[in-house]
Context: one part of a larger RNA
RNA sequence: GGACGAACGCUGGCGGCAUGCCUAACACAUGCAAGUCGAACGAGAAAGUUCCUUCGGGAGCAAUUAAAGUGGCGCACGGGUGAGUAACGCGUAGACAAUCUGCCCUUCAGUCUGGGACAACUUUUCGAAAGGAGAGCUAAUACCGGAUGACAAUGUAACACAUAAGUGUCACAUUUGAAAGCUCCGGCGCUGAAGGAGGGGUCUGCGUCCCAUUAGCUAGUUGGUAGGGUAAAGGCUUACCAAGGCAACGAUGGGUAGCGGGUUUGAGAGGACGAUCCGCCACACUGGAACUGAGACACGGUCCAGACUCCUACGGGAGGCAGCAGUGGGGAAUAUUGCACAAUGGAGGCAACUCUGAUGCAGCAAUGUCGCGUGAGUGAAGAAGGCCCUUGGGUCGUAAAGCUCUUUUAUGGGGGAAGAUGAUGACGGUACCCCAAGAAUAAGCACCGGCUAACUAUGUGCCAGCAGCCGCGGUAAUACAUAGGGUGCGAGCGUUGUUC
Repeated sequence: GGACGAACGCUGGCGGCAUGCCUAACACAUGCAAGUCGAACGAGAAAGUUCCUUCGGGAGCAAUUAAAGUGGCGCACGGGUGAGUAACGCGUAGACAAUCUGCCCUUCAGUCUGGGACAACUUUUCGAAAGGAGAGCUAAUACCGGAUGACAAUGUAACACAUAAGUGUCACAUUUGAAAGCUCCGGCGCUGAAGGAGGGGUCUGCGUCCCAUUAGCUAGUUGGUAGGGUAAAGGCUUACCAAGGCAACGAUGGGUAGCGGGUUUGAGAGGACGAUCCGCCACACUGGAACUGAGACACGGUCCAGACUCCUACGGGAGGCAGCAGUGGGGAAUAUUGCACAAUGGAGGCAACUCUGAUGCAGCAAUGUCGCGUGAGUGAAGAAGGCCCUUGGGUCGUAAAGCUCUUUUAUGGGGGAAGAUGAUGACGGUACCCCAAGAAUAAGCACCGGCUAACUAUGUGCCAGCAGCCGCGGUAAUACAUAGGGUGCGAGCGUUGUUC
């Protein structure tokens, strides 16, 4: 000198764009953050309204309603955090002849025929509640048979390619094995096979902090055979056999840490860092486990154990903000319990649409950065006043006043968008434009001994104090304090911290 997710002190006019718990991965009141589909299915209110009525009520509309149930898809995305992790975690370059893939796209073939249940509902019943138990009825794109079907699987043979095991094509044989309907008649679906796209999974070379005041580590350990397991190679797992494997090119142990694109500094090499944005990984009160599913060992799912909090009729139950706001606590320190789905994107749906604290916006904060303003011209009786003085004067100083103007901004009034391809605008009567009056609404902070731009007076008297280093202060202090003057920067200026 530069940089900052900064903090503190003094001060503070406006706007644009960004950024905002770095500490306790501490505990959380409250609300919201994942639903949707009636064009899969059965059942179906209440209020209201029309009609009938034996005045008890009944029927239609409302109503493809609400609220729930079965079923489908989604909930594995999006959003948060960085605790753990020194690792194929990440980065980079490859491999899979060892692999999976819902929705989407392309192609081929099909969608035949039967059956029995279970919710909802009715009813009985247990419980304080959470929540159950028994009986009866019922539908489906829910569930289960049968049929048909091979290009699937297995085996054999041939050919082509490749080679470490193999891959592809074709032929034959054997075996297993599908489907679901709805419709507004336009479509939307369902099943099998092949291919694609996009997305995963696994493996490998190389790179990836400090300590040797950590020198030896290892029994599923290293390899083989066989069985099991996985979508998939593999000690992944089990049995048996062998005795290996790693390490001074740093194993093992300990400490620290999410990694990268990047950020910052520097002429570069390098150093430090890893907020915001993007990619990957890991985690979801702590530990463990699986279920469902194309995909999870699943933040707002399940089960078990633990700590903590809450409810209880004491028998038993409920919960998980490292989602968005917000609260307490910690701290030098970090915001609103806001608006909207209008746009972009996502989920469901044929659609209308619904949901979306993703997102778009607004609010708060000089936290940063960029821009603008706090007036312009003229004005010497060099006014008054302050300060200094050699008492002559000098200086603040064209500075002020006065005169002539302007109106950025602020204020008041009027108009008023784009963002939206047909409709639909939270932002927002916002941005922007026009008019009016009026210099009106708007300057501070640090420093002035040298480094280092800027000097005098008074007070103080090694005191009070200053200080980044050298050092000032003990009676004339340009170094303390105040004043006048000056210098620097300016809605900021200084200090502190960290880093180059």
Molecule: small-subunit ribosomal RNA, 5' domain
Organism: uncultured delta proteobacterium